[in-house]
Context: one part of a larger RNA
RNA sequence: GAAUGAACGCUGGCGGCGUGCUUAACACAUGCAAGUCGCACGAGAACGCUUCAGCUUGCUGAAGUUAGUAAAGUGGCGCACGGGUGAGUAACGCGUGGGUAAUCUACCCCCGAAUUGGGGAUAACAUUGCGAAGGCGAUGCUAAUACCGAAUGAUAUCUUAAGUACCCCGGUAUUUAAGAUCAAAGGUGGCCUCUACAUGUAAGCUAUUGUUUGGGGAUGAGCCCGCGUACCAUUAGCUUGUUGGUAGGGUAACGGCCUACCAAGGCUGCGAUGGUUAGCUGGUCUGAGAGGAUGAUCAGCCACACUGGAACUGACACACGGUCCAGACUCCUACGGGAGGCAGCAGUGAGGAAUUUUGCGCAAUGGGGGAAACCCUGACGCAGCAACGCCGCGUGAGUGAUGAAGGCUUUCGGGUCGUAAAGCUCUGUCAAGUGGGAAGAAAACACGUGGUGCUAAUAUCAUCUUGUGCUGACGGUACCACUGAAGGAAGCACCGGCUAACUCCGUGCCAGCAGCCGCGGUAAUACGGGGGGUGCAAGCGUUAUUC
Numbered sequence: 001g002a003a004u005g006a007a008c009g010c011u012g013g014c015g016g017c018g019u020g021c022u023u024a025a026c027a028c029a030u031g032c033a034a035g036u037c038g039c040a041c042g043a044g045a046a047c048g049c050u051u052c053a054g055c056u057u058g059c060u061g062a063a064g065u066u067a068g069u070a071a072a073g074u075g076g077c078g079c080a081c082g083g084g085u086g087a088g089u090a091a092c093g094c095g096u097g098g099g100u101a102a103u104c105u106a107c108c109c110c111c112g113a114a115u116u117g118g119g120g121a122u123a124a125c126a127u128u129g130c131g132a133a134g135g136c137g138a139u140g141c142u143a144a145u146a147c148c149g150a151a152u153g154a155u156a157u158c159u160u161a162a163g164u165a166c167c168c169c170g171g172u173a174u175u176u177a178a179g180a181u182c183a184a185a186g187g188u189g190g191c192c193u194c195u196a197c198a199u200g201u202a203a204g205c206u207a208u209u210g211u212u213u214g215g216g217g218a219u220g221a222g223c224c225c226g227c228g229u230a231c232c233a234u235u236a237g238c239u240u241g242u243u244g245g246u247a248g249g250g251u252a253a254c255g256g257c258c259u260a261c262c263a264a265g266g267c268u269g270c271g272a273u274g275g276u277u278a279g280c281u282g283g284u285c286u287g288a289g290a291g292g293a294u295g296a297u298c299a300g301c302c303a304c305a306c307u308g309g310a311a312c313u314g315a316c317a318c319a320c321g322g323u324c325c326a327g328a329c330u331c332c333u334a335c336g337g338g339a340g341g342c343a344g345c346a347g348u349g350a351g352g353a354a355u356u357u358u359g360c361g362c363a364a365u366g367g368g369g370g371a372a373a374c375c376c377u378g379a380c381g382c383a384g385c386a387a388c389g390c391c392g393c394g395u396g397a398g399u400g401a402u403g404a405a406g407g408c409u410u411u412c413g414g415g416u417c418g419u420a421a422a423g424c425u426c427u428g429u430c431a432a433g434u435g436g437g438a439a440g441a442a443a444a445c446a447c448g449u450g451g452u453g454c455u456a457a458u459a460u461c462a463u464c465u466u467g468u469g470c471u472g473a474c475g476g477u478a479c480c481a482c483u484g485a486a487g488g489a490a491g492c493a494c495c496g497g498c499u500a501a502c503u504c505c506g507u508g509c510c511a512g513c514a515g516c517c518g519c520g521g522u523a524a525u526a527c528g529g530g531g532g533g534u535g536c537a538a539g540c541g542u543u544a545u546u547c
Stems, first nucleotide, its partner, number of pairs: 001547004006543005013393006019386002021351001026349003030346003035077003040074002048065008084304003093229008103221002108217008116150001118148002125140006156181011186209006195202003230276003237267003242264008279301004283294004306327005329340004357383001359382003365379001366377004396426004406417004430488001432483005440474001445469004450464004491536005496517003502531005512519002
């Protein structure tokens, strides 16, 4: 000099964009942060309102509506994303480059084939039992895209036999024969061309969306390897599933991953083992660079979710707002037993030098569910607080010498603050007030126009074109115009040298200053105050840390 997620002191006008628990991975009151689908399924209220009836005149009952709505249940998909934190980890964790011929991949896209025919339950519900509660049963009924057999079935998988081409071990492409194994689910809209009853509906046809199976893609993930990745030798030896083999098990998959048996190996001064510290990277800061330091915000990866352990479900978890066990802590209890997990967003206490609102909205972007309308979304978009940072603007401009008054100083002549002020002439940024007032919104959807396709069909449905309508948290915000008005808006540090900037008074090795050198013991440009000056400026200094 530059820098900071800063803090402290003094001061403080406005705006834009960012940033904001670095400490206790300490404990948490309260609210919200993951739901959705009635186009999978069975069932299905109430309040209220209207009408009627009865009478005891304000109650009872019935019907309709509320409404096939709410709430609940079965089932599907999601809950493994998004969001937080950095405790652990010196490691294939991360970075980079490869391998997978050793692998998986729900939803999505493309291509092929199929979607036949049955069965038994169960929740909800009703009746009922136990318990303080959390909750747990019993009996009876019922549905499905829930569950279970059966049929069919391949270019799928496996086995056997015989091969071909390429090749990087089990691969890719491919031929033949035989055998074995494994599927499914329907929903919704429309229509009578064919058949039956002969109105129209049913079988049926058709459209669409699901389901099953196979191949390919995309995306995501698992595993393996080369190289790089802090300090300590005042850590020198470490290792028994250890190192390798055979066989088996297990996994989506290779492998001591696990087991049995066999062998005795494996690592190490190019630092094993042990200890300490630490999430890694893109980056960030500094520096001419080489380097050094660092890893807040943003982005990628990893790990964790009160502490430790375990599996279940599932395409994916050994799962932050799931389950089970153990532990610590907090809470409830009828003492028998139960409930909980903010390192999500706000917020509280504690710790600390120190870090914000228990805000608004799903309008946009993105995500989940849904055919869609739409619902959910503390992701996100916004607003609030804080000079915490960067950037921009303002606090007026011109003129004005009796060089006013006043302050300070003086050699008493003057000098200086100083064109500074006053005065005169202007301007109107910001702030204030009044009026107008956005872009961010286009999709989806609804209603029309026109075309194309499927089809028996001018139904429907799908798709394209075009028109109209609907949707804004921020916010009456940004912005614009007008009104009046110099009015409401400057401080902080320093002035011995380094280092830009000097004098007076007070003090008298005292009080004090100080980054280093050093000042102060009676004329202190170094202490304290005044005047003046210098530097930066809505900031200025100090402290801490890095280069």